[in-house]
């Protein structure tokens, strides 16, 4: 790196670089973006994981605290969707297909452990 396990509908300012594309991928949508996006660096700041306290617990594990520690992360639900399955009083009827609504999966992200 694969593989496992959890979490992803919350929440987080400003200041300088640098210069065109960017929101993972491929398709369609939508949005950000020379009034300068993304990207990096300072400052600061959310808070999920680990680690530290504390409280419940036979354990698992649950919960809170909070100056510091290891990471992450600070526009839109993982910006929406495409794959299953189920439901629908919408699409002139059925079907059938969309549409809208819910559940699971794949896929990424991010800690964790391990390697």
């Nucleotide at each position: 790196a694969g593989c496992u396990c959890a979490u992803c509908c919350a929440g987080a300012g400003g200041g300088g670089g640098c210069g065109a594309g960017g929101g993972a991928u491929u398709c369609g949508g939508c949005c950000c973006a020379g009034u300068g996006a993304c990207c990096c660096c300072c400052c600061g700041g959310c808070a999920a994981c680990c680690a530290g306290c504390u409280g419940a617990c036979a354990a698992c594990u649950c919960a809170g605290c909070a100056c510091c520690g290891g990471u992450g992360c600070c526009a839109a639900c993982u910006c929406c969707g495409a794959c299953u399955c189920g439901g629908u009083a919408c699409g002139a009827a059925a079907g059938c297909c969309g549409g809208c609504c819910g559940a699971g999966a794949g896929a990424g992200a991010u800690g964790a452990a391990g390697g």
Overview:
Predicted 3D model of a 115-nucleotide RNA (SAM riboswitch aptamer (S box leader)) from Microlunatus soli. Its Rfam family is "SAM riboswitch aptamer (S box leader)". Its family is annotated with regulation of gene expression in the Gene Ontology. Model confidence (mean pLDDT): 83 of 100. NCBI's taxonomy places the organism under Bacteria, Actinomycetota, Actinomycetes, Propionibacteriales, Microlunatus.